[in-house]
c-di-GMP-I riboswitch aptamer from a Candidatus Poribacteria bacterium, 114 nucleotides, folded computationally. NCBI's taxonomy places the organism under Bacteria, Bacteria candidate phyla, Candidatus Poribacteria.

RNA sequence: UAACGACAUAGCCAAACCCGUCUAAAGACGGGGACGGAAAGCCACGGGUCCUCGCUUCCUCCGGGAAAGCACAGAAUUCUUCCCGAAGGACGCCAAGAUCGCCGGACUGCUACU
Numbered sequence: 001u002a003a004c005g006a007c008a009u010a011g012c013c014a015a016a017c018c019c020g021u022c023u024a025a026a027g028a029c030g031g032g033g034a035c036g037g038a039a040a041g042c043c044a045c046g047g048g049u050c051c052u053c054g055c056u057u058c059c060u061c062c063g064g065g066a067a068a069g070c071a072c073a074g075a076a077u078u079c080u081u082c083c084c085g086a087a088g089g090a091c092g093c094c095a096a097g098a099u100c101g102c103c104g105g106a107c108u109g110c111u112a113c114u
Stems, first nucleotide, its partner, number of pairs: 003114001005111001012037002017032006035101001041107001043105001045104003048099003054093002057090004062085006
């Protein structure tokens, strides 16, 4: 220096869950907490997995407006059509994101024996 991880040294990280914050969500961050980890250090490069803001169409429902009809002094009302807005549902599309403790790959690191 390189490979390597049965034992060991100095240590390190921190799953689930709980609390708080951010987010549309996945998830992230901080504190507590340990399931585990020889890279459970780091990088979204390849694959996998996760989330869906938003958009089109259709349907339902509510509110407002216009036209038409009845009435006609007027108001109210009825039904039909169209437009705008709000909410919900279904299908499709999809920007962007997340996950390195899913796998591979790149980079870096401590140390036992050989």

Its mean pLDDT, the model's own confidence on a scale to 100, is 77. Rfam family: c-di-GMP-I riboswitch aptamer. Rfam links the family to the GO term cyclic-di-GMP binding.